Model confidence (mean pLDDT): 78 of 100. Predicted 3D model of a 361-nucleotide RNA (Bacterial RNase P class A) from Collinsella sp. An2. A source record names the gene rnpB.

[in-house]
RNA sequence: AAAGCGGGCCAGACGGUCGCGCGACCGGCGCUUCGGCGCCGGCGUGAGGAAAGUCCGGGCUCCACAGGGCAGGAUGCUGGCUAACGGCCAGGCGGAGCGAUCCGACGGAAAGUGCCGCAGAAAAGAAGACUCCCACCUGCGCGCAAGCGUAAAGGGAAAAGCUGAAACGGUGGUGUAAGAGACCACCAGCGUCGUGGCAACACGGCGGCUGGGUAAACCCCAUCCGGAGCAAGCGCGAAUAGGGGCGCUAUGGGUUGGCCCGGCCCGCGCCCGGGUAGCGUGCGAGGAGCCGCGCAGCGAUGCGUGUGCCAAGAUAAAUGACCGUCCUCGACAGAACCCGGCUUACAGGCCCGCUUUGCAC
Numbered sequence: 001a002a003a004g005c006g007g008g009c010c011a012g013a014c015g016g017u018c019g020c021g022c023g024a025c026c027g028g029c030g031c032u033u034c035g036g037c038g039c040c041g042g043c044g045u046g047a048g049g050a051a052a053g054u055c056c057g058g059g060c061u062c063c064a065c066a067g068g069g070c071a072g073g074a075u076g077c078u079g080g081c082u083a084a085c086g087g088c089c090a091g092g093c094g095g096a097g098c099g100a101u102c103c104g105a106c107g108g109a110a111a112g113u114g115c116c117g118c119a120g121a122a123a124a125g126a127a128g129a130c131u132c133c134c135a136c137c138u139g140c141g142c143g144c145a146a147g148c149g150u151a152a153a154g155g156g157a158a159a160a161g162c163u164g165a166a167a168c169g170g171u172g173g174u175g176u177a178a179g180a181g182a183c184c185a186c187c188a189g190c191g192u193c194g195u196g197g198c199a200a201c202a203c204g205g206c207g208g209c210u211g212g213g214u215a216a217a218c219c220c221c222a223u224c225c226g227g228a229g230c231a232a233g234c235g236c237g238a239a240u241a242g243g244g245g246c247g248c249u250a251u252g253g254g255u256u257g258g259c260c261c262g263g264c265c266c267g268c269g270c271c272c273g274g275g276u277a278g279c280g281u282g283c284g285a286g287g288a289g290c291c292g293c294g295c296a297g298c299g300a301u302g303c304g305u306g307u308g309c310c311a312a313g314a315u316a317a318a319u320g321a322c323c324g325u326c327c328u329c330g331a332c333a334g335a336a337c338c339c340g341g342c343u344u345a346c347a348g349g350c351c352c353g354c355u356u357u358g359c360a361c
Base pairs, nucleotide, nucleotide: 001357002356003355004354005353006352007351008350009349010348012326013325014324015323016322017321018320020046021045022044023043025042026041027040028039029038030037031036048332052343053342055341056340057339058338059337060229061228062227063226072225073224074223075222076221077091078090079089080088081087092106093104094103095102096101107220108219112218113217114214115213116212130161131160133156134155137154138153139150140149141148142147169187170186171185172184173183174182188210190207191206192205193204194203195202196201233281234280235279236278243272244271245270246269247268248267252266253265254264255263256262287310289309290308291306292305293304294303295302296301327330
C1' cells in the first nucleotide's frame, strides 16, 4: 500500500424568526371554598441506535395458590455471568477459510415404535441372491479305477458387479473349493482402564471384533415455566340516567277486569351505597442509569469510590416550519409503564486492534 477480519463511535453544523408539548422555576393579571386554578409572558427542556418487530427475559400491578403429580410449552455440548433469559463470556467438539476470524436445535438411535421416495435381489431381520464365484459336501452322469463333468439339482459363500444418499466397518495381507474379522497389521467405531482437565473432552493402554440413517418423526432423559396485563391497578366522580330505604299527601288517579279482592304504575322531600361519562394517579429527581478511577477475574461481570454526569412524558396525542451561512449535501426511521436482550432496517464518515500478500528500510 492493497485485500480482508473483529470491535467502538457519529447520525449534518451554526445563527435568526415564528409555532407546539411539558414544568422541582420566575413575573404579571383574573378567579378563589385561601388548598389552589386559569390566562399571558419569561426561562428551562423536548425521540432512537434502532424509539421498530412485539420474538425472549425481568420489574411493577391484579387474580389464583398447602404440597405433589398428570397434561401442555420452552430449552438442550461443558463451565461460568446475571434480577432473569432462548442473552452474554470462556472452553470443548464438528464444519468453512492460507489466515485474522466466522458458522453450528451440538443430549439420547445399544429403551421402544415408526419412516427411509425412485432405483435395486435386498432398506434393517444377523436379512437377501439378479449377475457373478465355488466341485469341499449330498445327488446325478461318465469311467474298471484314479478321477472327470454337472452351478437351470440341492448346497456353500457374501469377495466382485449392478442400484442407491446409504447395502450390515475400511485398506492391505494370510487363508480357502470359493469366501468371510475366520486370522493378522493399521485406521474408524464401541467398551474398559490409566493420565490430564471442575467439566465438555483430549491422549495412551487393553479387549471382544462391529449392533445403518433419521429425534427440525413419535418418544426417552434433564432443567425451567400459575394466569392476565398500564385498556394492569388505585382514587375522585356527574347528569335534566337509574336503584334501595324512610317520611309526607290525595285515602286518591291510571292500568288489568264485566265487577270485587289482588297485582302493577303515577307525586314531593330526605338519606344511602354502586356503576357510567369525565378527571386524577400509575407516569419519570429516576435508576438491575451513564462516565471516570481502583481492586478481583482470561472474560462476561462483581465490589468499592466520586463537590462527576443525566433530565420528553403526550392522550388524538407536542418534539415542527421558514430564512441565512458552511460542509463531506445528510440513511433507516419516531416515544406511549419501565428495564435487560435478540432480530430486522439503515446514506455517509471517523477511530482502535488484528490477518494475508507485495514493496521499502